[in-house]
RNA sequence: UGCGGGAUCGUCUAAUGGUAGGACGCAUGGCUCUGAACCAUGUAAUCUAGGUUCGAGUCCUAGUCCCGCAGCAA
Numbered sequence: 001u002g003c004g005g006g007a008u009c010g011u012c013u014a015a016u017g018g019u020a021g022g023a024c025g026c027a028u029g030g031c032u033c034u035g036a037a038c039c040a041u042g043u044a045a046u047c048u049a050g051g052u053u054c055g056a057g058u059c060c061u062a063g064u065c066c067c068g069c070a071g072c073a074a
Stems, first nucleotide, its partner, number of pairs: 001070007010024004018054001025043006047063005
């Protein structure tokens, strides 16, 4: 430098272009003599900037960062 893949709650991971969900964690409550376990409720996210669209996590363009492959003259 070129090509390919990736970036979503604190962590991991889903989501035909149509309400961003689940698990773990955390908080509160229940249960318990207390705690653990269990149950209920809550918590919190789409890498950035544009574009297309009635509507974008998803499609297009540019960029940032991470991983892999290839290549480079002097």
A computed fold for a 74-nucleotide RNA from Candidatus Terrybacteria bacterium RIFCSPHIGHO2_01_FULL_43_35, annotated as transfer RNA. The same sequence occurs in records of 3 taxa. Rfam family: tRNA. It is annotated as a transfer RNA. Rfam describes the family as follows. Transfer RNA (tRNA) molecules are approximately 80 nucleotides in length. The coordinates come from a structure-prediction model, not an experiment, and the mean pLDDT is 80.